[in-house]
């Protein structure tokens, strides 16, 4: 020096002017019983604060909140080596297995095909009760040639799966023995399955030991089976408060004439409440009696419209223990958006390496997925040098 691999961090600075949201505080209005005080505000002046690693997809998981429920179980969904970690997960952390790399380090839905069923295209004899195209080997007819012995070729019946063909995948490999050719038909090594043993919590793993000639391909993001999870819906959840106007339920009523009673006034009288008769507007019907409709007060529930739910938290950092590690336990300091047409911008100077993907809306822990260009550290591998 040069290639590569993981992990962490930033993601335009700084000024000035004008603007926006939240909060605190003074003024001013207002409003509650006068100060005092407490509430309010399309109001103002100071002061703090103010978008992101992914705020995204809405794909998991949990808090919250309504609904339903004793408690299971089916159906339907999901999870799928093993430990650990969490509030919990399909994250995350450390371990085993396989891939793949020289190597650091990446991938991997990684339970079960000996519990059943399905599927496996062309090609091939034969895709899972095994089978025979071609070959290889005995036997046997009839035919050429030979004197004969025995050879060639054909065909019939059989053995045989080593050899060739076919396919992704063909019923163990390799080697010897053995056969009329041949095969695990015997051996021997590998492999494999089943039983111990031996480390490890566990997957799992052994150059340990015995048995078994070997046992049936593949596929389960096919049905299924084993194991374990999962009650439903969601912040337009939900709680409060509450006009106008329609509508519901109840109570009431109007004019004259008169008693009482309270108030008021010198008095005439005024008014208000209670009773007593009388007469009666309007709509249905001759009358009564019922109904209704208008007015007037009460009640209650919904709408509009407003507060809450809403940011103090499975928070953040610093440190310090325990742990390989996610993580946790404790200690000190912080308070860090909270909107409802919805704020975080807009000019302008300036500088530099000239700036990307994208903006909260109930919180949070993840995954995925997008991103200009910059730091930074661990570790690999080649090369060169001392």
């Nucleotide at each position: 020096g040069g290639a590569g691999u993981c992990g962490g961090c930033c993601g335009g600075g700084c000024a000035a002017u004008c603007g926006c949201c939240c909060g605190g505080u003074g003024c001013c209005g207002c409003g509650g019983u006068u100060u005092a005080c407490c509430g309010u505000g399309u109001g103002u002046g100071c002061c703090g604060g103010g978008a992101g690693g992914a705020a995204a997809g809405u794909c998991c998981g949990g808090g919250c909140u309504c609904c339903g429920g004793c408690g299971g179980a089916c159906a339907g969904g999901g999870u799928g080596c093993c430990a650990g970690g969490u509030a919990a997960c399909g994250c995350c952390u450390g371990g085993g297995g396989g891939a793949c790399g020289u190597g650091a380090g990446u991938c991997c839905a990684c339970g079960g095909a000996a519990a059943g069923u399905g599927c496996c295209a062309c090609a091939g004899a034969a895709a899972a009760u095994a089978u025979a195209c071609c070959g290889c080997c005995a036997c046997g007819g009839a035919c050429c040639g030979g004197c004969a012995a025995c050879g060639g070729a054909u065909c019939g019946c059989g053995g045989u799966a080593a050899g060739g063909g076919u396919g992704a995948a063909a019923a163990g490999g390799u080697g010897c023995g053995g056969u009329a050719a041949g095969a695990g038909c015997g051996c021997a090594c590998c492999g494999c399955g089943c039983g111990g043993g031996u480390g490890g919590u566990a997957a799992c793993a052994c150059g340990c030991c015995g048995c078994g000639g070997c046992a049936c391909g593949g596929u389960a993001a096919a049905c299924c089976c084993c194991a374990c999870c999962c009650g439903g819906a969601g912040c337009a959840a939900g709680a409060c408060c509450a006009a106008a106007u329609a509508g519901g339920g109840g109570a009431g009523u109007g004019u004259c004439c008169g008693g009482c009673a309270g108030c008021u006034g010198c008095g005439a009288g005024g008014u208000u409440g209670c009773u007593g008769g009388a007469a009666c507007c309007g709509g249905u019907g001759u009358c009564c009696c019922a109904c209704g409709g208008a007015c007037u007060c009460c009640c209650g529930g919904g709408u509009a419209g407003g507060u809450c739910g809403c940011a103090a938290g499975a928070g953040g950092u610093c440190g310090u223990u325990g742990g390989u590690g996610a993580c946790a336990g404790c200690g000190g300091c912080c308070c860090c958006a909270g909107a409802u047409g919805a704020a975080u911008g807009a000019u302008u100077g300036u500088c530099c390496u000239c700036g990307a993907c994208a903006g909260a809306a109930c919180c949070c822990g993840g995954c995925u997925u997008a991103c200009a260009g910059g730091c930074c550290g661990g570790c690999u591998c080649c090369u060169u040098g001392a």
This is a predicted structure of a 386-nucleotide RNA (Bacterial RNase P class A) from a Gammaproteobacteria bacterium.
The gene name in the source record is rnpB.
Taxonomically the source falls in Gammaproteobacteria (Bacteria, Pseudomonadati, Pseudomonadota).
Rfam family: Bacterial RNase P class A. The family's RNA type in Rfam is ribozyme.
Of the family's consensus pairs, 95% are formed in the model.
The RNAcentral record of the sequence draws on ENA.